[in-house]
Molecule: Bacterial small signal recognition particle RNA
Organism: Pseudomonadota bacterium
RNA sequence: GUCGGGGGCGCGAGCUGAUCCCCUCCGAACCCGGUCAGGUCCGAAAGGAAGCAGCCGUAAGGAGAGGAGGUUGCGCGGCUCCCGACUUC
Numbered sequence: 001g002u003c004g005g006g007g008g009c010g011c012g013a014g015c016u017g018a019u020c021c022c023c024u025c026c027g028a029a030c031c032c033g034g035u036c037a038g039g040u041c042c043g044a045a046a047g048g049a050a051g052c053a054g055c056c057g058u059a060a061g062g063a064g065a066g067g068a069g070g071u072u073g074c075g076c077g078g079c080u081c082c083c084g085a086c087u088u089c
Base pairs, nucleotide, nucleotide: 001086002085003084004083005082006081007080008079009077010076011075012074014072015070016069019068020067021066023064024063025062026061032057033056034055035054040049041048042047
């Protein structure tokens, strides 16, 4: 110097358990909130009060997808280290 092998590093495309983040959906008879039909209560009345069902929004929690992460191997690079063989001085 050349070739081959291995480790690390860089880039790229996959895969991916727990966990975390974002988005979407589901999700409370009552002990969440809002709005509260009907009905109830107070009042002479005007009005007011509490509030079931329903609806809406959610909590705990669950599901899906993406990202992070890596229990992961793969491809490329010669950037670096080690080993072997050959050749040259």